This is a predicted structure of a 74-nucleotide RNA (transfer RNA) from a Candidatus Pacearchaeota archaeon. Its Rfam family is "tRNA". The family's RNA type in Rfam is transfer RNA. Lineage of the source: Archaea > Nanobdellati > Candidatus Pacearchaeota.
RNA sequence: GGGCUGGUGGCUUAGUCUGGUAGAGCGCUCGGUUGGCAAUCGAGAGGUCCCGGGUUCAAAUCCCGACCAGUCCA
Numbered sequence: 001g002g003g004c005u006g007g008u009g010g011c012u013u014a015g016u017c018u019g020g021u022a023g024a025g026c027g028c029u030c031g032g033u034u035g036g037c038a039a040u041c042g043a044g045a046g047g048u049c050c051c052g053g054g055u056u057c058a059a060a061u062c063c064c065g066a067c068c069a070g071u072c073c074a
Stems, first nucleotide, its partner, number of pairs: 001073007010026004020057001028044005051065004
């Protein structure tokens, strides 16, 4: 330098192919339960989906570019 894959709550990730309300587990907060803790049950907060632009009535999703990470080739 080139090819491929990936970037989504604090962490791990689904959703992208086939555009149409952003989900889950863990963690956190509050409450039930317990003499107290753990476990368990219920509720809640927390993400304008890495960045810029384009297409579209509508973009996490499609297209272009940049950045970062992984991997392969040189």